Predicted 3D model of a 455-nucleotide part of an RNA (small-subunit ribosomal RNA, 3' major domain) from a metagenome. It matches the Rfam family "Bacterial small subunit ribosomal RNA".
[in-house]
Context: one part of a larger RNA
RNA sequence: UGACGGGGGCCCGCACAAGCGGUGGAGCAUGUGGUUUAAUUCGAAGCAACGCGCAGAACCUUACCAACCCUUGACAUGGGCAUCGCGGGGCGAGAGAUCGUCCUUUCAGUUCGGCUGGAUGCCACACAGGUGCUGCAUGGCUGUCGUCAGCUCGUGUCGUGAGAUGUUCGGUUAAGUCCGGCAACGAGCGCAACCCACAUUUUCAGUUGCCAUCAUUCAGUUGGGCACUCUGGAGAAACUGCCGGUGAUAAGCCGGAGGAAGGUGUGGAUGACGUCAAGUCCUCAUGGCCCUUACGGGUUGGGCUACACACGUGCUACAAUGGUGGUGACAAUGGGUUAAUCCCCAAAAGCCAUCUCAGUUCGGAUUGUCGUCUGCAACUCGACGGCAUGAAGUCGGAAUCGCUAGUAAUCGCGUAACAGCAUGACGCGGUGAAUACGUUCCCGGGCCUUGUACA
Numbered sequence: 001u002g003a004c005g006g007g008g009g010c011c012c013g014c015a016c017a018a019g020c021g022g023u024g025g026a027g028c029a030u031g032u033g034g035u036u037u038a039a040u041u042c043g044a045a046g047c048a049a050c051g052c053g054c055a056g057a058a059c060c061u062u063a064c065c066a067a068c069c070c071u072u073g074a075c076a077u078g079g080g081c082a083u084c085g086c087g088g089g090g091c092g093a094g095a096g097a098u099c100g101u102c103c104u105u106u107c108a109g110u111u112c113g114g115c116u117g118g119a120u121g122c123c124a125c126a127c128a129g130g131u132g133c134u135g136c137a138u139g140g141c142u143g144u145c146g147u148c149a150g151c152u153c154g155u156g157u158c159g160u161g162a163g164a165u166g167u168u169c170g171g172u173u174a175a176g177u178c179c180g181g182c183a184a185c186g187a188g189c190g191c192a193a194c195c196c197a198c199a200u201u202u203u204c205a206g207u208u209g210c211c212a213u214c215a216u217u218c219a220g221u222u223g224g225g226c227a228c229u230c231u232g233g234a235g236a237a238a239c240u241g242c243c244g245g246u247g248a249u250a251a252g253c254c255g256g257a258g259g260a261a262g263g264u265g266u267g268g269a270u271g272a273c274g275u276c277a278a279g280u281c282c283u284c285a286u287g288g289c290c291c292u293u294a295c296g297g298g299u300u301g302g303g304c305u306a307c308a309c310a311c312g313u314g315c316u317a318c319a320a321u322g323g324u325g326g327u328g329a330c331a332a333u334g335g336g337u338u339a340a341u342c343c344c345c346a347a348a349a350g351c352c353a354u355c356u357c358a359g360u361u362c363g364g365a366u367u368g369u370c371g372u373c374u375g376c377a378a379c380u381c382g383a384c385g386g387c388a389u390g391a392a393g394u395c396g397g398a399a400u401c402g403c404u405a406g407u408a409a410u411c412g413c414g415u416a417a418c419a420g421c422a423u424g425a426c427g428c429g430g431u432g433a434a435u436a437c438g439u440u441c442c443c444g445g446g447c448c449u450u451g452u453a454c455a
Stems, first nucleotide, its partner, number of pairs: 001455002003452003007449007015439002019403005026316008034307002042053002064302007073127001077126002079123006087104007107117003129291002132289003138285002140280003143276001145274001150189006156165003169180003195268004200236007209226003214223002239262001242256005318396001322355006334344003362393001367388007409431007
């Protein structure tokens, strides 16, 4: 100087408390461990691995296994020789890769010289190739402490020196934020602001948007209009600016006015010096090592989907604040090649009827059977529908998680990847709460101080 303390002081955070809803019990989905297997490819491992890489494993993907094949190779550059298009189709063998054979078509420029370009095949060698190893050789990217308020430097001063001071102290703040003081005076990276969206309004522009007024129609359909809604450009607006109190006449804090919005308005993007030899050599790049008729390449089939079991994350329930039948409105994001024009577009809510506390008209697993769709192909191993079947489950032990407002809870909708496949992920809107006395305690963090046999 740090680190640590079941030392002290001050302060913060859904950290506790106050509340609301869950997980842990059941069935299923999904990931992981374990076991099994010819193979169940590999990585990720407390928080910060486990619906993670995977925005989608039937083949492909695919890296794994078995069998069958290739060896200058599926791909790149270079040399020699030969052929001349490339391409399209048929037949035979084979699981296919591949092999054999037949038909069709007959490259461009040209100084008409196989001269130039291009393509294909063969030969030999340099080489290709490797999702093989090392993330403890690395780049790049990322997680985490943590959007926590810290981390440093120049000059000066103090100290033999390591170092200190500044950055401590008194107030204050979300903040090393600001004010005051001080052997310090300044500065940098962070904080804040500058950026984006939302909330108010002015103006410009009115088509595909809108319809108050005037006609018209089944219908903003048409004439007409651009007020309003809306769209998308440019502005305005919020700054403790104003008033009162408090404070040290400061910074600020408390209350009020006006205002669409008030003290960081709300949300995002933005992540300091560093920590964890954190993660990734299987995105990519790359040093070293290793393989080179194989650890490279191709194909068919299988596997990644196994199942005594254990854990994580979710979905659906256990019902009457409900189930079922009928009726029944109102969104936003986004997508469709183009389209504010056309298409895809809600559900919960509400109203009526019924069920009457039961393992039930709750719950839907499982199984049988018949179909639909995608796709060469649904056996291993897809999704969905009809009929039948109708399991566990009556609110879950110890323990544990999320959330402070348009939030939790609840309801549906869209998108990416995708032939097909969503309870996942990322977005969108509808309905819409309760509670916070407070900081004693648990966890994490910041500053000062103290002890230490630790570095």